Molecule: Bacterial RNase P class A
Organism: Eubacteriales bacterium
RNA sequence: GAAGCAGAGCGUGUGAUCGCGGCCGCGGGAGCCGAAAGGCUGCGGCUGAGGAAAGUCCGGGCUUCACAGGGCAGGAUGCCGGAUAACGUCCGGCGGGAGCGAUCCCCGAGAAAGCGCCACAGAAAACGAACCGCCUCCUCUGGAGGUAAGGGUGAAAAGGCAGUGCAAGAGACUACCGGCGCUGUGGUAACACAGCGCGCAUGGCAAGCCUCAUCCGAAGCAAGACCGAAACGAAAGGAAUGGGCUGCCCGUCCUAUCUUUCAGGUUGGUCGCUAGAGCUUUCCGGCAACGGGAAGAAUCAGACAGAUGAUCACACACGACAUAACCCGGCUUAUAGCUCUGCUUCUCAU
Numbered sequence: 001g002a003a004g005c006a007g008a009g010c011g012u013g014u015g016a017u018c019g020c021g022g023c024c025g026c027g028g029g030a031g032c033c034g035a036a037a038g039g040c041u042g043c044g045g046c047u048g049a050g051g052a053a054a055g056u057c058c059g060g061g062c063u064u065c066a067c068a069g070g071g072c073a074g075g076a077u078g079c080c081g082g083a084u085a086a087c088g089u090c091c092g093g094c095g096g097g098a099g100c101g102a103u104c105c106c107c108g109a110g111a112a113a114g115c116g117c118c119a120c121a122g123a124a125a126a127c128g129a130a131c132c133g134c135c136u137c138c139u140c141u142g143g144a145g146g147u148a149a150g151g152g153u154g155a156a157a158a159g160g161c162a163g164u165g166c167a168a169g170a171g172a173c174u175a176c177c178g179g180c181g182c183u184g185u186g187g188u189a190a191c192a193c194a195g196c197g198c199g200c201a202u203g204g205c206a207a208g209c210c211u212c213a214u215c216c217g218a219a220g221c222a223a224g225a226c227c228g229a230a231a232c233g234a235a236a237g238g239a240a241u242g243g244g245c246u247g248c249c250c251g252u253c254c255u256a257u258c259u260u261u262c263a264g265g266u267u268g269g270u271c272g273c274u275a276g277a278g279c280u281u282u283c284c285g286g287c288a289a290c291g292g293g294a295a296g297a298a299u300c301a302g303a304c305a306g307a308u309g310a311u312c313a314c315a316c317a318c319g320a321c322a323u324a325a326c327c328c329g330g331c332u333u334a335u336a337g338c339u340c341u342g343c344u345u346c347u348c349a350u
Stems, first nucleotide, its partner, number of pairs: 001346010012315007020048007030041004050321001054332002057330005062220004074216005079093005094108001095106004109211002114209002116205003131151002133147006159177002162174003178200001179198008224271004233262006242254004279296007316319001
């Protein structure tokens, strides 16, 4: 210098005008609405989206309901170890595969528990295969038997390969490779290595059912809690100028109705609500994910029909994907352009 691999960060800026959400103030502020709580309007100040706010795919917090214990059903996960609040996430390993390499990829348990499936082609797609070929025999344009070395089909063909052997062949036998079993050594383990044994026909799919192990109660902030006009009610007390006892007065009882209390939970309001398993710097432990500690900050969007936009000017790299709705950890997907770090291979120069 070229080509590449891995990771991290930023993702328009400044100013002016107009407009919007939230909060605070306006010297017992002002006006309007409302039964109240409160709301609306005005002026001033402060503040106001993202790296994915997205998809809503996992996990947790929180809330209400349910719940003695156990089992079935259903769902999820699936090499091993660790991290974590938890996870299907992350970290470190193992095995397999791709690459010269940095590095990347893997829905990676069990197929001699059982069932099922394996299109087309092919003789045969698995309780065990003769279509051609090869060999032997016979009653010879054919038939019987042997044979998985060769051909052909297929995604996949009955361990591979070399030799011995044989009528031709064949783990029938031998070496090496592969497989399975046992033992030993190393490792927490997955697993690796070594030795010994077994010639080893008995394939693939578990992303078809299934088996095994582990985990999982349900619904979600329109969760839910509180206050509380109204409507439907309950109880207690009172009660006439009305009614009954009775023709009249007194008395007493009842009632229209009144008062109080309780219940109720609609309109509405308050809370939940945002400062958090948070951020920055740094020390210690750990390979790492991460854990523990110290210091610091000029760290508050919180709406409920739901705000963050428009115009102009200047600058440049000429602006992509996209707009919170209870919060957090992940995953996945989208993304113009820019910056930085580490590493690999090749080439050149010294």